[in-house]
RNA sequence: GGGGCUGUAGCUCAGUCGGUAGAGCAUCUGCUUUGCAAGCAGGGGGUCGUCGGUUCGAGUCCGAUCAGCUCCA
Numbered sequence: 001g002g003g004g005c006u007g008u009a010g011c012u013c014a015g016u017c018g019g020u021a022g023a024g025c026a027u028c029u030g031c032u033u034u035g036c037a038a039g040c041a042g043g044g045g046g047u048c049g050u051c052g053g054u055u056c057g058a059g060u061c062c063g064a065u066c067a068g069c070u071c072c073a
Base pairs, nucleotide, nucleotide: 001072002071003070004069005068006067007066010025011024012023013022019056027043028042029041030040031039049065050064051063052062053061
């Protein structure tokens, strides 16, 4: 220098043919307990790595770019 894969909540990940973002764990509140843990109920938390484009509409499609892993030279 060139090719491929990955990037979504604090962490691990899902997200179909483009229709407006979820799960588990964690965290907070309540119930339960003498207390803790466990259990049960409820809540908060995200401009989907970044920038731009296409579209009525983009996590998803297109281009560029950044970071990590990997292959080739």

The RNA shown here (transfer RNA) has 73 nucleotides and comes from a Puniceicoccales bacterium. Its Rfam family is "tRNA". By type it is a transfer RNA.